[in-house]
Background
The RNA shown here (small-subunit ribosomal RNA) has 1468 nucleotides and comes from Allium cepa. NCBI's taxonomy places the organism under Eukaryota, Euphyllophyta, Magnoliopsida, Mesangiospermae, Allium.
RNA sequence: AGAGUUCAAUCCUAGCUCAGGAUGAAGCACUAGUGACAUGCUUAACACAUGCAAGUCGGACAUUAAAUGGUGUUUCCAGUGGCGGAUGGGUGAGUACUACUGAAGAACCUGCCCUUGGGAGGUGAACAACAACUGGAAAUGGUUGCUAAUACCCUAUAGGUGGAGGAGCAAAAGAAGGAAUCCACUUGAGGAGGAGCUUGUGUCCGAUUAGCUAUUUGGUGAGGCAAUAGCUUACCAAGGCGAUGAUCAGUAGCUGGUCCGAGAGGAUGAUUAGCCAUACUGGGACUGUGACACGACUCAGACUCCUGCGGGAGGUAGUAGUGAGUAAUUUUCUACAACGGGCGAAAGCCUGAUGGAGCAAUGCUAUGUGGAGGUAGAAAGCCGACAGGUCAUGAACAUAUUUUCUCAGAGAAGAAGCAAUGACAAUAUUCGAGGAAUAAGCAUCGACUAACUCUGUGCUUGUAGUCGCGGUAAGACGGAGGAUGCAAGCGUUAUCUGGAAUGAUUGGGCAUAAAGCGUCUGCAUGUGGCUUUUCAAGUCCGCCGUCAAAUCCCAAGGAUCAACCCUGGACAGGCGGUGGAAACUACCAAGCUGGAUUAUGGUAAGGGCAAAGAGAAUUUCUGGCGGAGUGGUGAAAUGCGUAUAGAUCGGGAAGAACAUCAACGAUGAAAGCACUUUGAUGGGCCGACACUGACACUGAGAGACGAAAGCUACGGGAGAAAAUAGGAUUAGAUACCCCAAUAGUCCAAGUCGUAAACGAUGGAUAUUGGGUGCUGUGCAUAUUGAACCGUGCAGUGAUGUAGCUAACGCGUAAAGUAUCUCACCUGGGAGUAUGUUUGCAAGAAUGAAACCAAAGGAAUUGAUGGGGGCCUACAUAAGCGGUGGAGCAUGUGGUUUAAUUCGAUGCAAACUGAAGAACCUUACUGGGGCUUGACAUGCUGUGAAUCCUCCUGAAAGAGAGGGGUGCCUUCGAGAAUACAGAUGCAUGUGGUGCAUGGCUAUCGUCAGCUUGUGCUAUAAGGUGUUGGGUUAAGUCUCGAAUGAGUGCAACCCUUGUGUUCAGUUGCCACCAUUAAGUGUGGAACCCUGAACAAACUGUCGAUGGUAAGCCAGAGGAAGGUGAGGAUGACGUCAAAUCAUCAUGUCCCUUAUGUCCUAAGCGACACAUGUGCUAUAAUGGAUGGGAAAAAGGGCCACGAUCCCGUAAUAGUGAGCUAACUCCAGAAAAACAUCCUCAGUUUGGAUUGCAGGCUGCAACUCGCAUGCAUGAAGCUGGAAUUGCUAGUAAUCGUCAGUCAGCCAUACAGCGGUGAAUUCGUCCUCGGGCCUUGUACACACCAUCUGUCAAACUAUGGGAGCUGGCCAUGCACGAAGUCUUUACCUUAACCAUAAAGAAGGGGAUUUCGAAGGCGAGGCUAGGGAUUGGAUUGAUGUCGUAACAAGGUAGCCAUACUGGAAGGUGCGGCAG
Repeated sequence: AGAGUUCAAUCCUAGCUCAGGAUGAAGCACUAGUGACAUGCUUAACACAUGCAAGUCGGACAUUAAAUGGUGUUUCCAGUGGCGGAUGGGUGAGUACUACUGAAGAACCUGCCCUUGGGAGGUGAACAACAACUGGAAAUGGUUGCUAAUACCCUAUAGGUGGAGGAGCAAAAGAAGGAAUCCACUUGAGGAGGAGCUUGUGUCCGAUUAGCUAUUUGGUGAGGCAAUAGCUUACCAAGGCGAUGAUCAGUAGCUGGUCCGAGAGGAUGAUUAGCCAUACUGGGACUGUGACACGACUCAGACUCCUGCGGGAGGUAGUAGUGAGUAAUUUUCUACAACGGGCGAAAGCCUGAUGGAGCAAUGCUAUGUGGAGGUAGAAAGCCGACAGGUCAUGAACAUAUUUUCUCAGAGAAGAAGCAAUGACAAUAUUCGAGGAAUAAGCAUCGACUAACUCUGUGCUUGUAGUCGCGGUAAGACGGAGGAUGCAAGCGUUAUCUGGAAUGAUUGGGCAUAAAGCGUCUGCAUGUGGCUUUUCAAGUCCGCCGUCAAAUCCCAAGGAUCAACCCUGGACAGGCGGUGGAAACUACCAAGCUGGAUUAUGGUAAGGGCAAAGAGAAUUUCUGGCGGAGUGGUGAAAUGCGUAUAGAUCGGGAAGAACAUCAACGAUGAAAGCACUUUGAUGGGCCGACACUGACACUGAGAGACGAAAGCUACGGGAGAAAAUAGGAUUAGAUACCCCAAUAGUCCAAGUCGUAAACGAUGGAUAUUGGGUGCUGUGCAUAUUGAACCGUGCAGUGAUGUAGCUAACGCGUAAAGUAUCUCACCUGGGAGUAUGUUUGCAAGAAUGAAACCAAAGGAAUUGAUGGGGGCCUACAUAAGCGGUGGAGCAUGUGGUUUAAUUCGAUGCAAACUGAAGAACCUUACUGGGGCUUGACAUGCUGUGAAUCCUCCUGAAAGAGAGGGGUGCCUUCGAGAAUACAGAUGCAUGUGGUGCAUGGCUAUCGUCAGCUUGUGCUAUAAGGUGUUGGGUUAAGUCUCGAAUGAGUGCAACCCUUGUGUUCAGUUGCCACCAUUAAGUGUGGAACCCUGAACAAACUGUCGAUGGUAAGCCAGAGGAAGGUGAGGAUGACGUCAAAUCAUCAUGUCCCUUAUGUCCUAAGCGACACAUGUGCUAUAAUGGAUGGGAAAAAGGGCCACGAUCCCGUAAUAGUGAGCUAACUCCAGAAAAACAUCCUCAGUUUGGAUUGCAGGCUGCAACUCGCAUGCAUGAAGCUGGAAUUGCUAGUAAUCGUCAGUCAGCCAUACAGCGGUGAAUUCGUCCUCGGGCCUUGUACACACCAUCUGUCAAACUAUGGGAGCUGGCCAUGCACGAAGUCUUUACCUUAACCAUAAAGAAGGGGAUUUCGAAGGCGAGGCUAGGGAUUGGAUUGAUGUCGUAACAAGGUAGCCAUACUGGAAGGUGCGGCAG
């Protein structure tokens, strides 16, 4: 410090997730040696058995009891009395402020303690204990009697208190001791420490809580308190608080601090320290210095316990412990030795505070589990290319050591304060002995993120923080080996913070990503021009006080180090006080005129309101004329019309809207605004510079205006027109199109308050290069006038510099640079639910949550469009011939079968692999055999090998017999071959073409596909390669990159012309010659073979840009690539092929291998592809006689002669081929017959006969002869080939091959056409451009209803809880008030009475409970609404392309659904 994740890729925006640190953590998983120091119910402020946690003083007091036989003495104790039980300890329920925090303040109290004064004289009466009697189960009482005090009372005194004064009021106690003395008591003053009170600051969230308050705010009197005060009360006034958030609701103890963070800041408030609150729940007072009191009292309530049923007892949020709850938190331990506290004169007693120990890896820290050596690089494991590598110096081995461990000995500090006193503790520490001995795990290894292989599994098991992994080669699942990280722990889970600039003060945004209110006016708020004063609030500087200690930080020190402890320092933003400064802001005062008004002179305009008027058009009514249609559409129909329409002419009526001018023009705040005239009226701009003198800007709430649609009631109603009805279209058509037609549209009065109300851009001010239009109005110049030219202000456009922007773009009219101010800001769910406000309603405004992981913007490259432009191709068109109909051949599907082996399946499978299935082939099926094998290699043994015969069998195979003795030699043997044996293996046309190589098809012989450098863009990318021309061509040229590669072309082959050379087997002009180029001869010709020449837009003309090129012509055998072939760019289709071959991996191994035989691949209701032959007269048949090319031939081609009607048979010349053979070319031409018919067409089918090949011709061959003589008379929708030596037609040859199912396939030549106007349309392709929500790329994406399922959620008749405040009545305890009903020791009196007190009763207040009506909130609810999710449901196809009716916004109606239509608006 960043990273992953949206996309085909890119940039941006935006969310989600990860890496760090931390924790009072968690049996949540696995594991675990030791010590030190810490920490340990975060949940039920739930309920608690048992023990302990607050007592002490006999030196305050009387009495009693015990010890001793008694006295004395000593000790103990219930009770009276004093001090302490208000501290210490626990907990965080309540409390958003009577709290806390930090800083000030005045009106107050203070036991014990300290300092300093005064005083304590004289009296008195009781009550416990105790005794007797007595009630009760108990708890606990009652009556009578006795008694002491530092208990209580009176009186005296008083430096006190109060009061103007007078007059009043109020103290005391003694004890120990022989005494000194000490302790205690009373009353003042001061102090320390501690309480109480007041004011200001700071302290969570909600406005879907906006008004709250009646003692409420203030005053006077009275009461009350330690003290101020509405603290309380009577009267008076009507205040007080609140958008700077009152009240109400939710949540919460606050702080020093703690965790995270660079900081600002965010989160938190365990342990520790300060404060507060609280003690079963609620109320109350008493005592006291202090309480409304955790281990006190009283009342009420709930709960638990005891009971003799009458009544009583209790409160662990003290410590230990129990139950319960929970993911989860310890021992019913020890000691007062230390420190601290209470009482006491003291000894001392008490102390679950505290000191310690125990339990827990809960945390932090320290330390160990061994060290150094050791290659035969051991074994085992794992991997492997089989070489080896790795685990790994790791182990073994040998050597030394002992932290820890076991045993044994010594042994502290902590103790202060003369001595004594140690829980911890037979501890720490130390010494001796023993022996490597007692001690390593957990997680991870696809990326983020350090670390990789094998194996199993096969969308299964599983994994996952995010992206995601797993469908037979998984680095992601499970296991193993190895590696990485941390380590007595490790990982997971939970929570906080960081990263997150993802709430932005530091430090973000708002045209299109989320985000500018529809517009304006304006109170509050915020901000504010120039000059000079005052002041000192803000601001700045110095000093003082304070901000507890601890913590953090720094520097020392102590525990062996560290964690830890300790000493000092520093820090402590703030608050308060005090003294200064005066620039800036604010305040005070006085001025100014550049902002802003006013007045004045002009001026433009669809600015708004009201009234009146005009013309064109439409419809309708009426009359004339006229006579069959009209109207409407893509095409039609509904409709209107002989009752006279439409058309045409005259006249009348009505309503609505205002053509031309008209413009990127005007005007208004926006919405909006257009015939003409008139009336009154608002604002703007310009000129001159007279007036006021900062009067300004913005603007939460608030108010006003606000298209269209809609609503209310009255008018009006021509046209057009939601709804509706009809006609069409359609699979349907609740639509688009057509005929009609209502509301509404219009007017006046209200209402509504929304739009894509848009510049998707709030308002104001200042500032920053230019040039160019238009509107309004000035100046200058010129002129008779207008215009041109120059220049200023205000508005309105297009372009564009700097700058800005993610890009697109904006750009003096900013989206630049700055200031001020307001509104607003994750995607979906959703502008939905609920609540509230508003409205007649429709609705509007405000406005969530659960849940899901991406949603989005701009631009790029493709693909695509029922977008556009250009071009091309037998793509259409123009032609010729076919296919589709028939028969047959052949292939395929299907079916059948024991098997019908397998592959190929749109174009680009289907006479395809197969250039040839009777056996073989052969892979399939039945049956019979073999198992180191039919085949390869290595080893051993035997025999040479080859060969022949018999027997069994369908054959393979099994069995028996015979013959033979080779080659080489170093004499051992070897080579070749056969058999036998053992072991590695061999084999597989078994699977996977979606693991592969190679080869191939296709787009396509289409013209494209790329790259270096440069330039450009943030980038994907672009440029080049686009553009103007041109070409068959990215062919060439010009030009606003330059080069290059691969394709194109050329180079290659065949063919077309000529020349040269060469003439045998080919040729023969001349001269001779033959039956015959037959033999001499010739080398001219043909031909053959080799080499060369020739064609290049070279030349002329036209055109074009003086280009490239194109057009026409000449010459030429050939002319614009001459014709044909080979040649196939980058890539696409997971295209085809594991059965040509090769090959990874999986599978089989007496079988999925191999040998043999027989069958099958040839089946047959049917469907289909490719062909052949035909349907005839352009023909068929017969006859004689013409002219080719290219091939093949020795186990071959086979002449000649000969038999046969023929296929063939016999014979066997010639040729290893320019020599010989196959071999006869056929169509054509000529001649004859047939004469339009199912024929002298057509030949299928079938019968008979003979022939050939071959072991074999039945399944299942070919050809021959005779006989037979089927369908078919030109073929529906549709569809195919071909542009010249082409189509069509005619024959011919080869390969494979024993033969052949070949009508196939590959070649060869013969004869030899027609047509192309053209590119609108169909299919394919190329280039440019445009839109896109597609990128698996339109066979794409995607929307809504319905049906089924899951999830969360709203409404809901009613139901059940909780909380809050409130009204009424009741009213416990208790304080206060009142009262003379009862009663009383102290004083006064003594006769009654009185003062003073107690009880009872009573008044106000008053808790709980009761009754009532509210508010808030939670749960659950028959049923119901929408929403989310998903691999494959149904119906349509609304959107994205002109998405096939362009889309969208508001509104209204309407429809199964998406949706449709009307009205107005937008450009996205």
The coordinates come from a structure-prediction model, not an experiment, and the mean pLDDT is 83.